Context: one part of a larger RNA
RNA sequence: CGUGCACGGUGGAUGCCUUGGCAGUCAGAGGCGAUGAAGGACGUUGUAGCCUGCGAAAAGGCGUGGGGAGCUGGCAAACAAGCUUUGAUCCACGCAUGUCCGAAUGGGGAAACCCAUCCCUUCGGGGAUAUCCUGUACUGAAUACAUAGGUACAGGAGGCGAACCGGGAGAACUGAAACAUCUAAGUACCCCGAGGAAAAGAAAUCAACCGAGAUUCCCUUAGUAGUGGCGAGCGAACGGGGACCAGCCCUUAAGUUUAUUGUGUGUUAGUGGAAGACUCUGGAAAGUGUCGCCAUAGUGGGUGAUAGCCCCGUACACGAAAACGCACUUUAGAUGAAAUCGAGUAAGGCGGGACACGUGAUAUCCUGUCUGAAUAUGGGGGGACCAUCCUCCAAGGCUAAAUACUCCUGACUGACCGAUAGCGAACCAGUACCGUGAGGGAAAGGCGAAAAGAACCCCGGAGAGGGGAGUGAAAUAGAACCUGAAACCGUGUACGU
Repeated sequence: CGUGCACGGUGGAUGCCUUGGCAGUCAGAGGCGAUGAAGGACGUUGUAGCCUGCGAAAAGGCGUGGGGAGCUGGCAAACAAGCUUUGAUCCACGCAUGUCCGAAUGGGGAAACCCAUCCCUUCGGGGAUAUCCUGUACUGAAUACAUAGGUACAGGAGGCGAACCGGGAGAACUGAAACAUCUAAGUACCCCGAGGAAAAGAAAUCAACCGAGAUUCCCUUAGUAGUGGCGAGCGAACGGGGACCAGCCCUUAAGUUUAUUGUGUGUUAGUGGAAGACUCUGGAAAGUGUCGCCAUAGUGGGUGAUAGCCCCGUACACGAAAACGCACUUUAGAUGAAAUCGAGUAAGGCGGGACACGUGAUAUCCUGUCUGAAUAUGGGGGGACCAUCCUCCAAGGCUAAAUACUCCUGACUGACCGAUAGCGAACCAGUACCGUGAGGGAAAGGCGAAAAGAACCCCGGAGAGGGGAGUGAAAUAGAACCUGAAACCGUGUACGU
């Protein structure tokens, strides 16, 4: 030095576990905000810090219900001081308080700070003062009337929020095996606006000589008819079957919505709730054995191992002073609302765009520009165009449901994950840390049934660490704590060299 065996160190794989995630189902909710939001700063407990709660009335104040013996939130124990059957802590609802910043709104500003004016005041303090829009009143130039402007008052708006929705504006990579029409795609991104849904919507629609009868969504028709450097690709409709159904108005309506009355029902605390003993093993019984019981309850969780009958629950039954939702109902408003049957419209020329349809033989729809009708004895459409025929009535408006989505709440489910997995985050994580910034972005779970977390003694630096003692079923479960693989490093021993 190597090999074997034994025993260790290091390390943290594996197994087991789950506080956390992921994906759904069924319900609920679908908004919050000048009555100051979302999000923060700073404070606040007898206490140094952080988290949670709260706001100078500060882990809270008041009221009304529930509940019934302990309580003064968590990390986090002890101490101190208190509260509580005159019902505390706790749970629900309502009310009050609510510093400063933030749309932030008196002015300013390098957010959480600085500086004002006016009114009231019990002298502690309290209130008002942004901008825009609309309305009303007053005032009022050049300029006579007027108008612009100004002032005051009242009402509204503003900002935030995950997706879904409508509109405006709108790429490129890519594909075409290059690339330009084309595609990607009206996608991404940006902006505006709204609602719990939005949008659309009661035929100037289709159809085909038979007829249907608003819109939306799904299946089909069908990868068909078409379209297309007829390339890559794009891609209907009629008809059929379903979901859901609802119609109306412009001589004041269908409806929508606000408040209100009553009834019913639900939500926000809760209440009752069946039935088991002995024995054996064991540290511990829920396991073994023996004999019972309940079940509208043998979903689930906990308890020192695996419990229907120990605990919490579960089935079932019941419950609201207060606040709120829904259905119907009473009453009173608001909105619909533009106007009065649709004229600079329909149609046409030129240029674009939308239609599955790239200008094509191209109908239909929208319109930047130029033109420009008829008036129901009229007009539009039926895919160039014309006639016949059929069908409908544009240029005004409203309209539930079937449909889309899930930041959020509750219950439940999983041939979903189980700590390099599952959300980035099971743990004080959008943290630490990195970056001027936009932004990027971790690692990190497990003693034990119970702290019973090792009194006391010894070595040692009043150490670190260890040895005894003690606890415990176990301490090679000792806090660097379940299990404890491998790499890697040793100690002892045997053999080889």